[in-house]
RNA sequence: AUAUAUUGCCUCUAGGGUUCCGGUGAAUAACGUCUGGUCCGAGAGAGGCGAGCUACCUUAAUCAAAUUGCAUUUAGACUUAAUUAAAUUUGAGUCCUCUUGUAGGUGGCUACACGGAGGGAAAAAAACCCGGGAGAA
Numbered sequence: 001a002u003a004u005a006u007u008g009c010c011u012c013u014a015g016g017g018u019u020c021c022g023g024u025g026a027a028u029a030a031c032g033u034c035u036g037g038u039c040c041g042a043g044a045g046a047g048g049c050g051a052g053c054u055a056c057c058u059u060a061a062u063c064a065a066a067u068u069g070c071a072u073u074u075a076g077a078c079u080u081a082a083u084u085a086a087a088u089u090u091g092a093g094u095c096c097u098c099u100u101g102u103a104g105g106u107g108g109c110u111a112c113a114c115g116g117a118g119g120g121a122a123a124a125a126a127a128c129c130c131g132g133g134a135g136a137a
Stems, first nucleotide, its partner, number of pairs: 007050006015040002020037002022034001023031002051110008069102003076095007112132001114135001118130003
């Protein structure tokens, strides 16, 4: 100097207004310049559950680009030991083929984060969305 990660959802809060409920009102008017309930609601607020990365443990369940390892299963070949009237039967080993699986748990990390104006929302407004935007540092 350049490039790269600014993870998703849920619940809640700061905050927000006024459709509805409630409140004020003599009122069906009006009032959010009514504490509230419902409602909206955070990148830079909180919690939780995922997700990603990482270390370790358990396990057959590994490794990282060699289309392979491991476990499982089917058929077969060879070697060998025992056995049999007999490669007859059984065991062990090697190779090959086929089936399926390749997981679970615990811990750690996911940093930092100033910011308009303007616009958007079939109630409205906002710290919501545009937007970790413009800009600044």
This is a predicted structure of a 137-nucleotide RNA (Guanidine-I riboswitch aptamer) from Aphanothece hegewaldii CCALA 016. The coordinates come from a structure-prediction model, not an experiment, and the mean pLDDT is 77. It matches the Rfam family "Guanidine-I riboswitch aptamer". From the family's description: This family represents a conserved RNA structure found upstream of the ykkC and yxkD genes in Bacillus subtilis and related genes in other bacteria. The function of this family is unclear although it has been suggested that it may function to switch on efflux pumps and detoxification systems in response to harmful environmental molecules. RNAcentral holds the sequence, with entries from Rfam.